[in-house]
A computed fold for a 73-nucleotide RNA from an uncultured bacterium, annotated as transfer RNA. Rfam family: tRNA. The family's RNA type in Rfam is transfer RNA. Rfam describes the family as follows. Transfer RNA (tRNA) molecules are approximately 80 nucleotides in length. A source record names the gene trnK.
RNA sequence: GGGCGUGUAGCUCAAUUGGAAGAGCGCCGGACUCUUAAUCCGGAGGCUGAGAGUUCGAUCCUCUCCGCGCCCA
Numbered sequence: 001g002g003g004c005g006u007g008u009a010g011c012u013c014a015a016u017u018g019g020a021a022g023a024g025c026g027c028c029g030g031a032c033u034c035u036u037a038a039u040c041c042g043g044a045g046g047c048u049g050a051g052a053g054u055u056c057g058a059u060c061c062u063c064u065c066c067g068c069g070c071c072c073a
Base pairs, nucleotide, nucleotide: 001072002071003070004069005068006067007066010025011024012023013022019056027043028042029041030040031039049065050064051063052062053061
């Protein structure tokens, strides 16, 4: 330099052919317990890597760029 894949909550990952974002763990509060752990209930936390385009509507489609991984040279 070329090709392919990938980027969503603090972490690991979903979101079925475009209808507007959720789970587990973690964190905070509560219940239970003499206390802790475990268990149960509730809660906070995301402008979906950046920008632009298409569309009534984009995590999803198109373009450019950035980070990471693999392959080729």